[in-house]
Molecule: transfer RNA
Organism: Allostella sp. ATCC 35155
């Protein structure tokens, strides 16, 4: 150099053939429960969905760059 696929919560990942209000699980506050702990159980807080642009009445979703990971193939003698 060139194809490919990842990048959504503090971590693990759903949603991605556009539709209006962004989820789960663990974790983490808080109660209940218990003599106290954990465990179970209800409830809660937390994302401007990698950045920057453009398409649309709308964009996590679709297009372009760019960034950062990851994997194939080439070029260099």
């Nucleotide at each position: 150099g060139c194809g490919c696929c990842c990048u959504u919560a503090g971590c693990u990942c759903a949603g991605c053939c556009g539709g209006a209000u962004a989820g789960a699980g663990c974790a983490c506050g808080c109660g209940c429960c218990u003599u106290c702990u954990a465990a179970g159980c209800g409830c809660g807080g937390g994302g401007u969905c990698g950045c920057u642009g453009g398409u649309u009445c709308g964009a996590a979703u679709c297009c372009a760059g760019c960034a950062g990971g990851g994997c194939g193939c080439g070029c260099c003698a």